[in-house]
Predicted 3D model of a 420-nucleotide RNA (Bacterial RNase P class A) from bacterium UBP4_UBA6127.
It matches the Rfam family "Bacterial RNase P class A". The family's RNA type in Rfam is ribozyme. Gene Ontology terms of the family: dimeric ribonuclease P complex, tRNA processing and ribonuclease P activity.
The coordinates come from a structure-prediction model, not an experiment, and the mean pLDDT is 77.
Lineage of the source: Bacteria > Bacteria candidate phyla.
RNA sequence: GAGGUCUGCCGGAUGAUCGCGGCGGGGAGUGAUUCCUGUCGAGGAAAGUCCGGGCUCCAGAGGGUAAGGUGGUCGGUAACGCCGACCGGGCUUGCUGUAAUGGCAGCUCAGGGAAAGUGCCACAGAAACGAUACCGCCUCUUGAAGGCUUGUGAUGUCUUCGGAGGUAAGGGUGAAAUGGCGAGGUAAAAGCUCACCGGCCCUGGUGAGAAUCAGGGCGCCGAGGCAAACCCCACCCGGAGCAAGACCGAAUAGGAGAGACACGUGGGGAAGUUUACUUCCCUUCACCGGCUGACCCGGCCGGGGGCUCUCGGGUUGGUUGCUAGAGCCCUGGAGAAAUCCAGCGGCCCAGAGGAAUGAUCAUCAUCCCGGAGGGAUUUUCUUCCGGGAACAGAACCCGGCUUAUAGGCGGGCUUCAACU
Numbered sequence: 001g002a003g004g005u006c007u008g009c010c011g012g013a014u015g016a017u018c019g020c021g022g023c024g025g026g027g028a029g030u031g032a033u034u035c036c037u038g039u040c041g042a043g044g045a046a047a048g049u050c051c052g053g054g055c056u057c058c059a060g061a062g063g064g065u066a067a068g069g070u071g072g073u074c075g076g077u078a079a080c081g082c083c084g085a086c087c088g089g090g091c092u093u094g095c096u097g098u099a100a101u102g103g104c105a106g107c108u109c110a111g112g113g114a115a116a117g118u119g120c121c122a123c124a125g126a127a128a129c130g131a132u133a134c135c136g137c138c139u140c141u142u143g144a145a146g147g148c149u150u151g152u153g154a155u156g157u158c159u160u161c162g163g164a165g166g167u168a169a170g171g172g173u174g175a176a177a178u179g180g181c182g183a184g185g186u187a188a189a190a191g192c193u194c195a196c197c198g199g200c201c202c203u204g205g206u207g208a209g210a211a212u213c214a215g216g217g218c219g220c221c222g223a224g225g226c227a228a229a230c231c232c233c234a235c236c237c238g239g240a241g242c243a244a245g246a247c248c249g250a251a252u253a254g255g256a257g258a259g260a261c262a263c264g265u266g267g268g269g270a271a272g273u274u275u276a277c278u279u280c281c282c283u284u285c286a287c288c289g290g291c292u293g294a295c296c297c298g299g300c301c302g303g304g305g306g307c308u309c310u311c312g313g314g315u316u317g318g319u320u321g322c323u324a325g326a327g328c329c330c331u332g333g334a335g336a337a338a339u340c341c342a343g344c345g346g347c348c349c350a351g352a353g354g355a356a357u358g359a360u361c362a363u364c365a366u367c368c369c370g371g372a373g374g375g376a377u378u379u380u381c382u383u384c385c386g387g388g389a390a391c392a393g394a395a396c397c398c399g400g401c402u403u404a405u406a407g408g409c410g411g412g413c414u415u416c417a418a419c420u
Stems, first nucleotide, its partner, number of pairs: 001416010012364007020041009043391001047402002050400005055241004062297004068236004072086005087111001088109004093105004112232002117230002119226003134171002136167006143161006179197002182194003198221001199218008245320004255311005261305001264285001266283007287303005327347003330343005366389010
């Protein structure tokens, strides 16, 4: 200097004219309404509706089971599946080092448990939870064939095939196959032995903790992986939602039909009265129905009726909820940070209601494309003209996450080239 990749912030400005909505002020009009003026008026994601809440209602929000969610440690927060720091694992990444294992940086992690149980690991491969040998290596062979030696044979030796035994170091298969590397040792090999590393056990130190460091011991130091498989463990966990809800107004049909269930028990009282029955009331238990996910227990409300299904009718009006907040900015302090505390410090920054916040013109800024000219000449710089410029619109509010994004400005890591 030119790239690649990840990530953070911003994401147009000014003026004029016309137009719209909220709030405040003033005027006209009997009123409906209308005029003037001041001021404010859409995002970093308003999106997705994925989490957490505020708020409203259900019952006063009880207990349990199932279902659901989260998952290293500590801190933050109203809370969270979010944020911060730290620990640990991983990487065909870069630098560096070792015989090998490492260290630093960057990136990344759905990071509790595989010895509670069940299940899966296709194909390939000898073999994928108790494994065995495909190719090989070694030993033996009075099994066979051949060669050499020898006068012949025996003997000896070599090769090939076969048989018996040993082996898992080398090669192969695979995502993964009996801790790793080096040395010794062996017939050939193997933790077989040794040193180092890893693993397990014990002790001590550091740290708030996850963890980590050091020392010692052990060579029967089992053969793994998957729980974003079921499962186990720890913790969390009512439901529905502004179309929640509240108020006002208006209207209708207290509609019709069908179905199933229930209409009991004990006690007390009153009345009638044919003294033995009936009616009514209260209450206990039972029964039925209802109570904002399911089931059970409990509780509450209602009832001799409510429930389920079918058909049919009325209201789709207005006000409110609705924007002053877990609010923003500044200063100081605490903290590693996220964040928190303080201040008689500052500010008010949309509330529409079928849905306002806009349209046009001009200039400027940044970038892209095309054309013309000039300088310098690998490239690139500059002047003029023309055209274009992302994702995208509040709807009760807030804290997050995720996704989309022309262009600009930064940061981390890294590649190439040149120079020093």